[in-house]
RNA sequence: CUUCGAUAAUGGCAAACUUACUGAAAAGUAAGGACGCAAAGCUACGGGUCUAAGGCAGUAUUGCUACGAUCGCCGGGUUACCGAA
Numbered sequence: 001c002u003u004c005g006a007u008a009a010u011g012g013c014a015a016a017c018u019u020a021c022u023g024a025a026a027a028g029u030a031a032g033g034a035c036g037c038a039a040a041g042c043u044a045c046g047g048g049u050c051u052a053a054g055g056c057a058g059u060a061u062u063g064c065u066a067c068g069a070u071c072g073c074c075g076g077g078u079u080a081c082c083g084a085a
Stems, first nucleotide, its partner, number of pairs: 004083002012037002017032006035072001041078003045075003048070003054065004
């Protein structure tokens, strides 16, 4: 330096849920709260999944569609604490 991840040590993040706000929605932000996480840090680059305002189709209930969302769905890229085997 790279890989790896322990009944080690210092710590870190924060699911569900509740409240407030934003949003058409999915969802996000903040506070509380901890299910868990060795990248559960960052990044929408690829795939998957979610939503459908707008657009298109339809007599109609409706259907299709991402430029929206999800990194705690998976992979890629990138940064990083510690040091047993």
Description: A computed fold for an 85-nucleotide RNA from Filobacillus milosensis, annotated as c-di-GMP-I riboswitch aptamer. Model confidence (mean pLDDT): 90 of 100. The sequence was found by an Rfam model in a public genome assembly. Taxonomically the source falls in Filobacillus (Bacteria, Bacillati, Caryophanales, Bacillaceae).